[in-house]
A computed fold for a 1395-nucleotide RNA from an uncultured bacterium, annotated as small-subunit ribosomal RNA. Its mean pLDDT, the model's own confidence on a scale to 100, is 84. The RNAcentral record of the sequence draws on Greengenes.
RNA sequence: CCCUUAGAGUUUGAUCCUGGCUCAGGAUGAACGCUGGCGGCGUGCCUAACACAUGCAAGUCGAACGGGGUCAUUAAGGAAAAAUCCUUCGGGAUUCGGAAUUCUUGACCUAGUGGCGGACGGGUGAGUAACGCGUGAGCAAUCUGCCUUUGGAUGGGGGAUAACAGCCGGAAACGACUGCUAAUACCGCAUAAUGCAGCGGGACCGCAUGAUUUUGCUGCCAAAGAUUUAUCGUCCAAAGAUGAGCUCGCGUCUGAUUAGCCAGUUGGCGGGGUAACGGCCCACCAAAGCGACGAUCAGUAGCCGGACUGAGAGGUUGAACGGCCACAUUGGGACUGAGACACGGCCCAGACUCCUACGGGAGGCAGCAGUGGGGAAUAUUGCGCAAUGGGGGAAACCCUGACGCAGCAACGCCGCGUGAGUGAAGAAGGCCUUCGGGUUGUAAAGCUCUUUAAUCAGGGACGAAGAAUGACGGUACCUGAAGAAUAAGCUCCGGCUAACUACGUGCCAGCAGCCGCGGUAAUACGUAGGGAGCAAGCGUUAUCCGGAUUUACUGGGUGUAAAGGGCGUGUAGGCGGGCCUGCAAGUCAGAAGUGAAAUCUGGGGGCUUAACCCCCAAACUGCUUUUGAAACUGUGGGUCUUGAGUGAUGGAGAGGCAGGCGGAAUUCCCAGUGUAGCGGUGAAAUGCGUAGAUAUUAGGAGGAACACCAGUGGCGAAGGCGGUCUGCUGGACAGCAACUGACGGUGAGGCGCGAAAGCGUGGGGAGCAAACAGGAUUAGAUACCCUGGUAGUCCACGCUGUAAACGAUGGAUACUAGGUGUGCGGGGACUGACCCCCUGCGUGCCGCAGCUAACGCAAUAAGUAUCCCACCUGGGGAGUACGAUCGCAAGGUUGAAACUCAAAGGAAUUGACGGGGGCCCGCACAAGCGGUGGAUUAUGUGGUUUAAUUCGAUGCAACGCGAAGAACCUUACCAGGGCUUGACAUCCUACUAACGAAGUAGAGAUACAUUAGGUGCCCUUCGGGGGAAGUAGAGACAGGUGGUGCAUGGUUGUCGUCAGCUCGUGUCGUGAGAUGUUGGGUUAAGUCCCGCAACGAGCGCAACCCUUAUUGUUAGUUGCUACGCAAGAGCACUCUAGCGAGACUGCCGUUGACAAAACGGAGGAAGGUGGGGACGACGUCAAAUCAUCAUGCCCCUUAUGACCUGGGCUACACACGUACUACAAUGGCAGUCAUACAGAGGGAAGCAAAGCAGCGAUGCGGAGCAAACCCCUAAAAGCUGUCUCAGUUCAGAUUGCAGGCUGCAACCCGCCUGCAUGAAGUCGGAAUUGCUAGUAAUCGCGGAUCAGCAUGCCGCGGUGAAUACGUUCCCGGGCCUUGUACACACCGCCCGUCA
Repeated sequence: CCCUUAGAGUUUGAUCCUGGCUCAGGAUGAACGCUGGCGGCGUGCCUAACACAUGCAAGUCGAACGGGGUCAUUAAGGAAAAAUCCUUCGGGAUUCGGAAUUCUUGACCUAGUGGCGGACGGGUGAGUAACGCGUGAGCAAUCUGCCUUUGGAUGGGGGAUAACAGCCGGAAACGACUGCUAAUACCGCAUAAUGCAGCGGGACCGCAUGAUUUUGCUGCCAAAGAUUUAUCGUCCAAAGAUGAGCUCGCGUCUGAUUAGCCAGUUGGCGGGGUAACGGCCCACCAAAGCGACGAUCAGUAGCCGGACUGAGAGGUUGAACGGCCACAUUGGGACUGAGACACGGCCCAGACUCCUACGGGAGGCAGCAGUGGGGAAUAUUGCGCAAUGGGGGAAACCCUGACGCAGCAACGCCGCGUGAGUGAAGAAGGCCUUCGGGUUGUAAAGCUCUUUAAUCAGGGACGAAGAAUGACGGUACCUGAAGAAUAAGCUCCGGCUAACUACGUGCCAGCAGCCGCGGUAAUACGUAGGGAGCAAGCGUUAUCCGGAUUUACUGGGUGUAAAGGGCGUGUAGGCGGGCCUGCAAGUCAGAAGUGAAAUCUGGGGGCUUAACCCCCAAACUGCUUUUGAAACUGUGGGUCUUGAGUGAUGGAGAGGCAGGCGGAAUUCCCAGUGUAGCGGUGAAAUGCGUAGAUAUUAGGAGGAACACCAGUGGCGAAGGCGGUCUGCUGGACAGCAACUGACGGUGAGGCGCGAAAGCGUGGGGAGCAAACAGGAUUAGAUACCCUGGUAGUCCACGCUGUAAACGAUGGAUACUAGGUGUGCGGGGACUGACCCCCUGCGUGCCGCAGCUAACGCAAUAAGUAUCCCACCUGGGGAGUACGAUCGCAAGGUUGAAACUCAAAGGAAUUGACGGGGGCCCGCACAAGCGGUGGAUUAUGUGGUUUAAUUCGAUGCAACGCGAAGAACCUUACCAGGGCUUGACAUCCUACUAACGAAGUAGAGAUACAUUAGGUGCCCUUCGGGGGAAGUAGAGACAGGUGGUGCAUGGUUGUCGUCAGCUCGUGUCGUGAGAUGUUGGGUUAAGUCCCGCAACGAGCGCAACCCUUAUUGUUAGUUGCUACGCAAGAGCACUCUAGCGAGACUGCCGUUGACAAAACGGAGGAAGGUGGGGACGACGUCAAAUCAUCAUGCCCCUUAUGACCUGGGCUACACACGUACUACAAUGGCAGUCAUACAGAGGGAAGCAAAGCAGCGAUGCGGAGCAAACCCCUAAAAGCUGUCUCAGUUCAGAUUGCAGGCUGCAACCCGCCUGCAUGAAGUCGGAAUUGCUAGUAAUCGCGGAUCAGCAUGCCGCGGUGAAUACGUUCCCGGGCCUUGUACACACCGCCCGUCA
């Protein structure tokens, strides 16, 4: 210099951090689910080293040997049969024939003897933590068949034995006896050295035992032949090659809850044994050997090249291929052999299986196939020795489940295909839809092409080196044919993570890797359409690595997140000052050997490509040997003084131990004085006291602790140490610079010290005080409070060994801005004890850089570095269990797992909250006045009842609320009777004069019958057309006061007319956020002023609006009147309604900071927002309303729609809210209205005057008035008289009778009048409400709704108070601050017990 190194989700209201959990990637000898066209190359019992039927897997050599068999041959031999002749008919002879048998020779087969091979090849991984494996050395301590090379030899004998024959035993396996026989079987002899052994001499090498070489003497050891005459064997010796054996260095899992182990154990001498060394074995002798650098024990495991993963370092793994080891049913043993203690050999023992005549035998698939079993799971009882390789043989050849092939399996990797082009009417169908359309989608169809693979047909290999020989295989490959024909699935679609809609379901069914979805609008469940991804596969599960810097070597931490040992002393260990010099262990450089092959990487090549295979190179980061360098570390030597220590001097100190002394106080005892209480508490009581307490005086006893001084002052390692004196004693500090010369720092184990409580023995015991007792408190009170009180606290000796043993901060050294206190020293300067300056050690505060997640730390570091120790690795379980160890005990130390959760946690932020703090406000309390709660009635609600008692509103903020007015209607509810395109809207068709009186039936809706009356708009070519209305019909649709206010809009309530709520830019902070908006004042107010890293701005506050209070001016009728009345006139006044003025802390004084402002005053009708109203910030309460209205979705459609009659909403054991009227004398009644005074409203389907009738409600009547004109309309409280404290001359409920009014209609169910009746009630428990001035209280009047119906609601005026010291408390609110484990925010969170 280049290359490489990717993260995300999840703790919170939000943030940063710590920290765990989870995911995305790759891999597999895999399995499971769904699916499945072809080919190539690989792979295939991971479990029961479980048991195995059957077949095969190691034989071969006749050129080692004697036999045997078959065939042929040579020479003997001559049978049967046939023919001829003879015949005594019994047979005989001849010819032919050639059998058995014997001999010679040849070919083939072969049981046995013999040789070589069965120690290779093939399988498995049980055992093994080991020189087993890996790597590198060594054997001077060794062997090596077959093979190669070299030298030499192969002479001459002997005795057996299997086969075989005979015979015996046995069921069998097999065995015994007798006899015969061969050899390359066996045994002597000869010969022999360059051989071996022994004893000597010389040379030379090695660290050593010793090796090599030379020489002398003595002793010892061989052999086998076959044959085709080419050769092949055999023996001795040496060398090589190959293979094997042994030894050593280094490396090689976990556990210390395994710390001590070992008697052949360690070594020696001497023997034995071995191919060889060796306690390998034995006798004797010595008492060693191993271990904290982990022995022994326990658990687990074949090791490696490699494989997977990873940026790498690492981590995991050891299937297939290759190397080594171990094993062959289990254990033991040897034999043979070059080689074994031997998978398909032997012996013994055990288990199991089989055969048996019960006496006895046989067997070993972890070889290839295959079977059972186990299991989630793993193949054919195939073909061939054609190739490669192996054994035997001279060879031909034989054997070979090694191997080569084929079969099965998507088990893996790789390749190919399932078509290509064109094709918009954007077809049909599906899905969605805002109903317009969109999407599936050029996709399909259609048209034009192609034929890889599959299929059929023809040809047809390489693999085989000189000839022959091909399992695979009629295979690969080539050619031809037909036809888009035979060939696509799986998973996913909330985020992580690419990909969305509809329906169904309704915390169900289900999903889920983590977070989490699902409770009626689910992109998360199920289905469909669409989409995304991969593709002959796709998902799931399991396991490993990664991400995880989450064990941190690379590459982490420990003040508060998990984590510093309670403190010291010191052993081992690791670490260590300056200078000079030697060595070369570490280190660095060069060279050499090795690091097997395969694999990986790079470059080439071969199969059409790839996977796969082949070649070359590089690499294998390691180990060993050797040569060199000498800076650093190490080590040896020398030297130095600054680290460390010593010395003498000096002062400081609650440092430690022991002994003595002192005063104050508490308690107790004795005595005196004295009398009724004391004590104690929030308040009390228990307790003490007339037997004399408490109080007070004097005397005495005893124990414990040491006021003031006293101080984030001192000392000590920590725990800790405090009256004073004495003795003994440890440490630190300062200056001096004499001595030693790195003697140091840390410190696993070890040892010691170690608060309080506790334990043991013996003392002591005043006060205090666990336990305990009593009294209180309380629902309870095993507590807090009170009265008592024992261990203990004190002393001596011993034990315990723990604490929030804390600075929650291990020790040491060095370095890195300052400022300011304080304790103890030293020095300088100064006239000076002072002040000032310098310096050392200690102890505090503030603060820069730096560090930190932040808080904070900051020369006393939590900064920058080095060294050493201790400790941590998610929360809970748990500092628990078991074990070990210590302890008298209590208990301490060490210290898990199962299971369970997705968090637990740190710091900081914003809120909310607090029986936290500060400041402030409000009829919030207080001070007052009047009420409610008790009674009757009215009205609303709950509850109950009912056919229905329609629905909603439910703390404040529902309850005289929606409803500004339910007899019918309203009306939504109930019963009954009727309707079904509908009571209402639009569209289509046809017809028609709509409207409308009277009649009958019916409860009515409605039905029937009948027609008196009556007649419309525009255009017109007069034919008609359009439009409105009605009737009938068909379907689209209407309709719903049905559900969901938790799907919504709009509207409203509430906090609250509280003073707050925010933004832009800037600044600060990693960030959430902060600042501004906090602070000092002030205000009703985030109102204003000042200050300030803020500067500005917005919504709120205030003002602008209405009304009221004063006045000017203008205008004046219906108003007013200074005209005696009317008319008329006038407009000063009252009044009306337009426009103005006026009030702004503007002026003066005081206070304040010279401000804002406050207080007082003047003037003024009004004074400090003059009174009242409208006006309601950001937001909170899933607040209220789907029944005002609108509206998504769901639901009903001869009914959940619409009509009618009647009923109900008015029920009534009860409970609550809101009101009216009262309980009386501030009153009732009567009189007076002749003679008082309003305001604001309303009036035409209306208000209604005068007058008349009635006791009255009211009736008759109708003037006037669409209103400053007329009417409602009379105001009432007032004044005078009477009643005299009673259930009354109070109160008026209830009821009876008689009437009036409205209305189709007052029974359920209206209001009013008169007469009569005359209930409860005598001022209201706990509790609770309104009001601060024209207010409360009290008095009447009007209006809306409305046919009628107010004690309700909304307004109007008349009369007209009391009180506020003040902010401690109750309630609500605002600002600042503080704590928090709360954030659904204290109605929170959360602990224990029980179910």